Record summary
The RNA shown here (SAM riboswitch aptamer (S box leader)) has 111 nucleotides and comes from a soil metagenome. The coordinates come from a structure-prediction model, not an experiment, and the mean pLDDT is 84. RNAcentral holds the sequence, with entries from MGnify. It matches the Rfam family "SAM riboswitch aptamer (S box leader)". Rfam describes the family as follows. The SAM riboswitch is found upstream of a number of genes which code for proteins involved in methionine or cysteine biosynthesis in Gram-positive bacteria.
RNA sequence: CAUCUAGAGGGGUGGAGGGACUGGCCCGUAGAAGCCCCGGCAACCAUCUCGAACCUUCGGGUUCGGGGCAGGUGCCAACUCCAGCAGGUCUCGUCAGAGGCCUGGAAGAUG
Numbered sequence: 001c002a003u004c005u006a007g008a009g010g011g012g013u014g015g016a017g018g019g020a021c022u023g024g025c026c027c028g029u030a031g032a033a034g035c036c037c038c039g040g041c042a043a044c045c046a047u048c049u050c051g052a053a054c055c056u057u058c059g060g061g062u063u064c065g066g067g068g069c070a071g072g073u074g075c076c077a078a079c080u081c082c083a084g085c086a087g088g089u090c091u092c093g094u095c096a097g098a099g100g101c102c103u104g105g106a107a108g109a110u111g
Stems, first nucleotide, its partner, number of pairs: 001111004009038005017027003021084004039076003044072002047068009080107001085104008
C1' cells in the first nucleotide's frame, strides 16, 4: 500500500482444547490444538497471453483492463463469527439506561 459478506476437507496421529486479545456467542470425547499424508479453493507474487493508452535508442518498456496457469505464499465452521472507539438514525423505557440499523475508525489476518 491492496484486499478481507465469494470460494474450498478427507484420512492418520494425538488426547483437551479451539475460534488473535477482552466480552459475548459458538465449535470440540459422535475427538479440540499440534504434526504427517492426500485432496481442494483462490489470481497477491512469478509466468504465458489478448486489448487500449503512453514512451521508445524500434530491440522493447511502462500503466490500466481481460483471459490462461497452482511454480512461491496463503486459505479450506460461522461476514475478520459478532461487538469493542466515534458519529448518524430509529425503537423501547421504570428517564437510569437498553437495543436495532448505517457510516467511518481501531485492532487483526493475508499478500